Source information:
This is a predicted structure of a 144-nucleotide RNA (c-di-AMP riboswitch aptamer (ydaO/yuaA leader)) from Streptantibioticus ferralitis. Its mean pLDDT, the model's own confidence on a scale to 100, is 77. Of the family's consensus pairs, 92% are formed in the model.
RNA sequence: GAUAACGCAACGCCGAAUCCCGCGCCGGCGCGUGGGAACCGGGGACCCAUCCUCUGGGGUGAAUCGAGCCUGCACCAGGGCCCGUAGGAGACCUUCCUGCUCCGAACCCGUCAGCUAACCCGGUAGGCGUGAAGGAAGGAAAGG
Repeated sequence: GAUAACGCAACGCCGAAUCCCGCGCCGGCGCGUGGGAACCGGGGACCCAUCCUCUGGGGUGAAUCGAGCCUGCACCAGGGCCCGUAGGAGACCUUCCUGCUCCGAACCCGUCAGCUAACCCGGUAGGCGUGAAGGAAGGAAAGG
């Protein structure tokens, strides 16, 4: 001098996953517990819709659907690899255009659920570090 890992703080990203109040403990910008607001999800009538129901069915989520190759016992199913793809994300917010970089998973219910007013039941986690953005319109904030 440069770089990596780790920790803290600030500022941000995906996501509904944030805020406030009371009580107790406490050294406290802390922990536990109860309640509320806000946001999110599920169940649940008439009407409407469907003719589904072992090839079981369904839910959260952007995460669906394919070609090729390998495995397997000709085949089929299942699984794996790889390339695409419906769809989705990216520093003030929303919409549109152009572009770049990424994601395109995972889990749950348990034979059962279309929509659905009243009503009923739940969640408020987890994981990360951006900088490739530019143009247009409308707002917000800051400044004057």